[in-house]
RNA sequence: CGGGGUGUAACUCAGCCUGGCAGAGUGCAAGCUUUGGGAGCUUGAAGUCGUGGGUUCGAAUCCCUCCACCCCGA
Numbered sequence: 001c002g003g004g005g006u007g008u009a010a011c012u013c014a015g016c017c018u019g020g021c022a023g024a025g026u027g028c029a030a031g032c033u034u035u036g037g038g039a040g041c042u043u044g045a046a047g048u049c050g051u052g053g054g055u056u057c058g059a060a061u062c063c064c065u066c067c068a069c070c071c072c073g074a
Stems, first nucleotide, its partner, number of pairs: 001073007010026004020057001028044005050066001052064003
């Protein structure tokens, strides 16, 4: 320098192809249960969907730029 992949909650990841309410598990908080508890149950909080822009009535999703990391090639 060229090509490809990944980036979504504190963590691990779905959702993207085919645009339409942002989700699951773990973790965290509260309550219930318990003599007590780390088990069990219920509820809740937690997100500029990597950055910036474009298209669209509407973008995590389509297009472009850039950033970080990984792989391959030179």